[in-house]
Context: one part of a larger RNA
Order: sequence, then structure tokens, then C1' cells
RNA sequence: GCCGGCGAGUUACGUUCACAUGCAAGGUUAAGUCGAAGAGACGGAGCCAUAGCGAAAGCGAUCCUUAAUUGGGCGUGAGUAUGUGUGCGCAGACCCGAAACCCGACGAUCUAUCCAUGGCCAGGAUGAAGGUGGAGUAAAAUCCACUGGAGGUCCGAACCGACGUUCGUUGCAAUGCCCGCGGAUGAGCUGUGGAUAGGGGAGAAAUUCCAAUCGAGUUGGGAGAUAGCUGGUUCUCCUCGAAAUAGCUUUAGGGCUAGCGUUUGGUAUACCUAUUGGAGGUAGAGCACUGAAUGUCUGAUGGCCGUUCUAACGGUACUGAAUACAAUCAAACUCCGAAGGCCAGUAGGGUUUAGCCAGGCAGUCAGACUGUGGGAGAUAAGUUCCAUGGUCAAAAGGGAAACAGCCCAGACCGUCGAUUAAGGUCCCUAAAUUGAUGCUAAGUGUGAAAGGAAGUGGAGACGCUUAAACAACUAGGAUGUUGACUCAGAAGCAGCCAUCAUUCAAAGAGUGCGUAACAGCUCACUAGUCGAGUAUCUCUGCACCGAAGAUUUACCGGGGCUAAAGCAUCAUACCGAAUUCACGGAUUCUAGUUUUACUAGAGUGGUAGAGGAGCGUUCUUAGCGGGGCGAAGCUACACCGUAAGGAGUGGUGGACUGCUAAGAAGUGAGUAUGCCGGU
Repeated sequence: GCCGGCGAGUUACGUUCACAUGCAAGGUUAAGUCGAAGAGACGGAGCCAUAGCGAAAGCGAUCCUUAAUUGGGCGUGAGUAUGUGUGCGCAGACCCGAAACCCGACGAUCUAUCCAUGGCCAGGAUGAAGGUGGAGUAAAAUCCACUGGAGGUCCGAACCGACGUUCGUUGCAAUGCCCGCGGAUGAGCUGUGGAUAGGGGAGAAAUUCCAAUCGAGUUGGGAGAUAGCUGGUUCUCCUCGAAAUAGCUUUAGGGCUAGCGUUUGGUAUACCUAUUGGAGGUAGAGCACUGAAUGUCUGAUGGCCGUUCUAACGGUACUGAAUACAAUCAAACUCCGAAGGCCAGUAGGGUUUAGCCAGGCAGUCAGACUGUGGGAGAUAAGUUCCAUGGUCAAAAGGGAAACAGCCCAGACCGUCGAUUAAGGUCCCUAAAUUGAUGCUAAGUGUGAAAGGAAGUGGAGACGCUUAAACAACUAGGAUGUUGACUCAGAAGCAGCCAUCAUUCAAAGAGUGCGUAACAGCUCACUAGUCGAGUAUCUCUGCACCGAAGAUUUACCGGGGCUAAAGCAUCAUACCGAAUUCACGGAUUCUAGUUUUACUAGAGUGGUAGAGGAGCGUUCUUAGCGGGGCGAAGCUACACCGUAAGGAGUGGUGGACUGCUAAGAAGUGAGUAUGCCGGU
């Protein structure tokens, strides 16, 4: 892991509501007694109801409040007993699960420290004090030699330890093995016996040890501690069907009340559309207020300068109030001001009362994305917080390649019937290689911006042009003059000033290159050659560049597609879903009846959850059965029922077992890292 068995809303008492039954202004007994009795009878103590109101005195269909109420509050004849169900209360109260807390007991055969009594430490090295002899001295000190054998001394086995690496890591071992390593006469190691006990001991001190257990041992009990937490909670069908919000909360992943669901009873509404009448300041707009903010005119005040008789006056390319003019901005501005939404009246509508009130029972209080209007953020986020719709949640089906929240559409069951939606129709792949008119050349389509560009289509504006435009080619492009100034120089072309005149078909006191300065080339401008368009601008469709990434093409789902199989605008077919329709069947509600099973209409996705109806298991009572001519159980099979399920026949098996009507429950297993057994 699998298989089998076991495994979770129970019971007692009290109480609420619903239903059933009895009696009813009443209802009912409890303990107990009698009794063969789980029958029945007796038993009226007690309990509930029959009157309430007030704090109370008290009054009473009223009472209270108050000096007093026109008022306001409570009340003004249906209960009670039993049973069943439901919820709640008190109990472990659906089941399993802590870490912990308290009480008692047992532990120092491990280990820590201590006490008593024993044991052990190869060998080698070093050579303290003291001593003896000698030297030495007045005597000492001191010196030399020998002796001596001290030490938490040295090297190193046993013994004790454990610094490093490897191996081992379901090990040989719940701490080991090999190789090295530290101490090894000491605060040494060790045998035996004994002492200290759980908020206590012991500790050369590490939260270290106290029997593989230690920030408080182990074991029994309180005990089913508590768990706003996690997990699990067992048969079927039918009807309806949520919420993820508000307020309060030592509250935020929990609760309570309301909201939203269901069910029972009552009542008479609710919704949609149109229209009429209202309230109100959003979008927009505006600048009349409050503020913001730009420019211009005038220019108060102030600064600075000058003068001065220190009052003031004059000047100012400074500052810039305020008025005016022009053009703007605002969630906390408004002279204005919609659409929509909201509140009412009236009318109409849908073959389903969908509304409201009261009672029972809930669940929900983590929401998600998407469209729209906003706040926060960076006008970031698959971000966060509101509002208002939708979907998911609790919704399957078709489309979007795949894809809870997007688009279409809401699955009662069946049909080798039909029709459509979104989306599609070359092949993969069901259906157009359909028709018309254009566009695109980029494989754009099949990813992106500012910005850039004689890409190309459409619409328009305005110049020039057979009196010859635009482009190209040929020729000219001159003179006063090297204009004046400046400058070393400045001659069209460093800079500054002026920018005239002449000859002309035309030619700037010069467009660019160039020179030290000249020179030189070129342009404007003009003529000729040529012969029909050409220059500029605006709006707009589709394309182009901008465009670099990491496993593999990889931003059409692929093949592939170019008068498309791309884009735009039209048109006609077809495909396409559990939609819709057709036929058959089941079932719920409403209405009608020929009245008990038909007809008509409307329904039948569904989590939490509410309500309804059933199937099966074990036992009990009563009745009726089956069984050695073969019960239960097991097993095979093409039977029946809408489901849980129920028969029949054969085999196996070898002794019990079913049906009907009631009743009572240890009543249904796949999940609890469930428990036990098997494998």
C1' cells in the first nucleotide's frame, strides 16, 4: 500500500415551537397503596391555566406615569396532559487529537557529589631539601666530592580519557572501528557497601546529570482537563436554495443582532413599461463667489541713486498691490447644469403572489475575476480599498489551441430527428477554395512607443506652365569696386556699417567651397536646346524603420496562405451547444374538473443549508409461511424497480430462516498521517 472487521449528533432531566390524540374554563396527577402483573384501579399533595398593572402601598378590565394628562407604556377568555419530531439549556454532549496543571507513589544497579572500607599504576629519565667527608672561617657563611631520593616533574605501556580525519550512517554499535592524540604518584583510576528525590537533589557551571527520558524524572489518579484550532463524520430520491455585508465585540481565521435561505400560518401586495408631478447639484460647462495661475496697460507701497532747508522733491531696464483687457485651472469653487438613478400618482402588462407580517430551523461574516465610476499606488501590479452590473463561487455544454471569473448558453430522462447562438466554413476539422468592390507586398496579417522616411491608395488647398514650366545640358553670371570701416592683410565670402548706382537678356556691394590675401570653383539670376506636366501644404486608409536573450522553431494551435486562406465594406448559403423545436416518458406546483386520475399551463443545474418521501440492517410483538426432497452464507447469470434496492434459477454449503402489520435502535463506511488482524 491493498483486503477484511471495528469506527463519530447519543442518553437523562428541563424547556420552546410544530404535528397528533384526550378533555376543556379547566387540564393533569407524583411518590405511594391495592393488584399474579411492565395491565388496571385508587391516590388531588403538587403543577399549569383562569387578570392585569405598579418599585411598592395598592387598585383592578384596567393599572402605571403626573399637580393634571388631549397623551404615552403594559394589559383586556384557551388552555392543559401525554406522545412524536425539531432547536436550546444542564451534563464529556458528534468523534479523535495537545503542549501543559495538580495529588500520590516509585526510582542515585546509569550518572553527579559525598561517606566508609579495599585494590591498581611495566620500564626509563631528571636529581630538591637533608646527611657525611674535605676545604674554609675566630665562629659562621661559603665552596668541592659523595650520599640522598623530593616533585598536581619529564618520556612512555597497563589504566583513564576523547583533540583530528576517514570509514560507518536500514551501522558490528540508538555513539562503534582503524590511524594518529591527551593524562599516566595524582584535584589519579577503580571494586564493594552506603547518603542526597522532582520546583527537589547533585553540579571544577554545560540548562549539565538524576536508569537510551530533563528549562523540571517516571508512573497511577483528577481525566472523557481544555482546544474560538486541524482532521474525520457512513443509504437513496424529490422541492427550494444562500452568504463571504452592516453594527458591536481584548474583536479581526471567533461570536451576537440585522441582512440574504428555507418552512408553517396569515394578510394583500411586489415587479416591469409608459406618462404625470416632485426632491436633489453629479457628468459637462463656467469664472459671477472662494482660491490657483499666464501675459499686457496703468503703476500704489517698498528698495536703490541724487539733491537737500532732513519736511519733502527728482530719477530708476528694480519690486510689483490694485483696477482694466486677453487667455486658463479646481474633490473640499459655482452665475449654470443634464442623462440616469430615487420618491409618489395614474394607466397598461405577464395564465405561476414573485410583496409584507408572525412563528420554527439554518448557513454565511477569508470571497475571486471582469465591464463601468472613483480613492490609494508611479492615471504600476494576477496590487489594494469603495460604489454599481455580470460571471465563478454553487454551472455542466459550445467558443477563446490548452485556459474557475471573458463571449454564447442555464444540463429532468430518452431519440442513428430538426433549428439556431457565440464562433466559424483550404487541410488537420463539421461547414464557401462563395459572390461584389477596394486596399496591403510588409508573410504586414501572426506582439510594442516616441520619433523618422519622395512606400502606396483616397480627399482637398495653393503656386508655376505651349507667351514653354520642373529636371538636365550649352553659354553668360559684368562695371563703378579691392564699397566705407577695421586690419599685418580683409579684394562678394573673420568682423562692423551701409547695401547704392551703371551696362544689360540677366547678374546679390553676393548662396556655399576655397586663398595668408588675391586667384579659382559654384549658386541666385538670364538666354538657348528639349517639349508636358511640375513644386509646396493639409486631412485620411494600409504598409516600412525604430524591434537584441537565454533547453527548441516558439507572438497564426500546426500545415500552409499573396486579385489570400490577409485587411475594409456589403451580400447569400452552410456548419455549429446539453439553447430552441418535434415525439415518447418521469416528476413538482397552480387551476379545472368527468373526483382520484385525467386535462391545461408553468416548472424540474446546484455548494452551505431548510423542507418532504422512501430503501436497507439487528432485535421485539402478533399473524402467516419456507427448510436434510437442503435454511442462512458464498457464487454465476442476458430478470424487475426512478434510486437506495428486490426476486428467480443453477452450483456450493449443511441448519436454520423469511413475508405482512406495528415497535425499538450499539442502524448503513472510502478517506479521520483512524484502530485491530491478514498479506

Description:
The part of an RNA shown here (large-subunit ribosomal RNA, domain II) has 679 nucleotides and comes from an Erysipelotrichaceae bacterium. Its mean pLDDT, the model's own confidence on a scale to 100, is 85. Its Rfam family is "Bacterial large subunit ribosomal RNA".